RNA sequence: GGGGUCGUAGGGUAGCCUGGUAUCCCCCCAGCUUGGGGUGCUGGAAACCCGAGUUCAAAUCUCGGCGACCCCA
Numbered sequence: 001g002g003g004g005u006c007g008u009a010g011g012g013u014a015g016c017c018u019g020g021u022a023u024c025c026c027c028c029c030a031g032c033u034u035g036g037g038g039u040g041c042u043g044g045a046a047a048c049c050c051g052a053g054u055u056c057a058a059a060u061c062u063c064g065g066c067g068a069c070c071c072c073a
Stems, first nucleotide, its partner, number of pairs: 001072007010026003020056001028044005049065005
C1' cells in the first nucleotide's frame, strides 16, 4: 500500500441481509419475601464509535473518518 471481518448500557450479546417501540444474561437501584443475610419474585436506571447523505422515519442503506483483529504485499 491492497483486501476481509468487526465496533450496540459498567461487562457480554441479539437485532443489520428485508429501515418502523433496541433483545436477553450478569452487574447496579428500589420494593416484596426473611429476625437479618442469601435465594426467589416484581419493578426500575443504563447503550447503537464519529460526521455527512438518502428517507416521513436510520443501529440497519450510501459516502467519508477513527479504532480493533486477520490475510496479502

Predicted 3D model of a 73-nucleotide RNA (transfer RNA) from a Microcaldota archaeon.
Lineage of the source: Archaea > Nanobdellati > Microcaldota.
It matches the Rfam family "tRNA". By type it is a transfer RNA.
Its mean pLDDT, the model's own confidence on a scale to 100, is 84.
The RNAcentral record of the sequence draws on ENA.